[in-house]
Molecule: transfer RNA
Organism: Chthoniobacter flavus Ellin428
C1' cells in the first nucleotide's frame, strides 16, 4: 500500500432492520465460628468514533482509528 476477519457489560462472547442479552465477575443477603462451596436477589452499556440511508439501524452504505491474517512492494 491491497484484501479479508474483528471492535457489543470488568472479562470471554452471542445477537445481522423491530425491547440489547448470555456465561463467568462485582456488591447484597442465607448458610458458616470464621473462609470456601451452594443457594436467592442485585449490579451492569455514548453496541470503536464520525455521516448517511430507513418509519425505525449494534445490524445496510460511506469514512477514520485500533487489533489480527494473507497478499504486494522497498533498501
Nucleotide at each position: 500500500g491491497c484484501g479479508g476477519c474483528g471492535u457489543u457489560a470488568g472479562c470471554u462472547c452471542a445477537g445481522u432492520g423491530g425491547u440489547a442479552g448470555a456465561g463467568c465477575g462485582g456488591c447484597g443477603c442465607u448458610u458458616u465460628u470464621a473462609c470456601a462451596c451452594a443457594g436467592c436477589g442485585u449490579u451492569g452499556g455514548u453496541c470503536g468514533g464520525g455521516g448517511g440511508u430507513u418509519c425505525g439501524a449494534a445490524u445496510c452504505c460511506c469514512u477514520c482509528a485500533c487489533g489480527c491474517c494473507g497478499c504486494a512492494c522497498c533498501a